Record summary: Predicted 3D model of a 106-nucleotide RNA (Guanidine-I riboswitch aptamer). The model forms 100% of the base pairs in the Rfam consensus. It was read from a public genome assembly, where an Rfam model found it. The prediction has a mean pLDDT of 81.
RNA sequence: GUGCAGGGUGCUUAGGGUUCCGGUCGGGUUCGAUGUCUGGUCCGAGAAGCGCCGCCAGCGCGGCAAAUUCCGCGCAGGUACACGGCGGGCCAAAAUCCCGGGAGAG
Numbered sequence: 001g002u003g004c005a006g007g008g009u010g011c012u013u014a015g016g017g018u019u020c021c022g023g024u025c026g027g028g029u030u031c032g033a034u035g036u037c038u039g040g041u042c043c044g045a046g047a048a049g050c051g052c053c054g055c056c057a058g059c060g061c062g063g064c065a066a067a068u069u070c071c072g073c074g075c076a077g078g079u080a081c082a083c084g085g086c087g088g089g090c091c092a093a094a095a096u097c098c099c100g101g102g103a104g105a106g
Stems, first nucleotide, its partner, number of pairs: 007053006015043002020040002022037001023034004054079003058075006081101001083104001087099003
């Protein structure tokens, strides 16, 4: 100097609101208000955690007589880095959700 994997998904958390439950208030099981209620359900991370799948490269074995190249299996590894709006969108609503590792910055 050049090349080279870094993807998907599930659960959870930080975070988020208010459909439902609960709480609180109005006067009382039915009704209404309230998220300026710690909560349960719920939403939920590229830059949070864990799991599974995938992917990458190494070694070994097999397909196979031969071969570094193709395919399968096994073993032991890797999957890095990561500042960031305004605005818009979704569901009941909001968000560190989605647009978005985008614009921009470096």